Predicted 3D model of a 72-nucleotide RNA (transfer RNA) from Aureobasidium pullulans. Model confidence (mean pLDDT): 81 of 100. It matches the Rfam family "tRNA". Rfam's curators write: Transfer RNA (tRNA) molecules are approximately 80 nucleotides in length. Rfam classes the family as a transfer RNA. RNAcentral records the identical sequence in 9 taxa.
[in-house]
RNA sequence: UCCGGUGUGGUCUAACGGCUAGGAUUUCUCGCUUUCACCGAGGAGGUCGGGGUUCGAUUCCCCGCACCGGAA
Numbered sequence: 001u002c003c004g005g006u007g008u009g010g011u012c013u014a015a016c017g018g019c020u021a022g023g024a025u026u027u028c029u030c031g032c033u034u035u036c037a038c039c040g041a042g043g044a045g046g047u048c049g050g051g052g053u054u055c056g057a058u059u060c061c062c063c064g065c066a067c068c069g070g071a072a
Base pairs, nucleotide, nucleotide: 001071002070003069004068005067006066007065010025011024012023013022018055026044027043028042029041030040031039048064049063050062051061052060
């Protein structure tokens, strides 16, 4: 320099173009317990950035960024 892949809560991971973005874990509150833990109930927390297509984009297209791999 070129080619390919990946990017979703703190972490891991789902989601035929119809989303009010699901689950696990973590954390917080309440209950249970003499207390802690376990367990039960509830809450908080996310689509890498910018454009485009579309009635509608996590999803499709373009550019960029980061990471991984490959070729020189």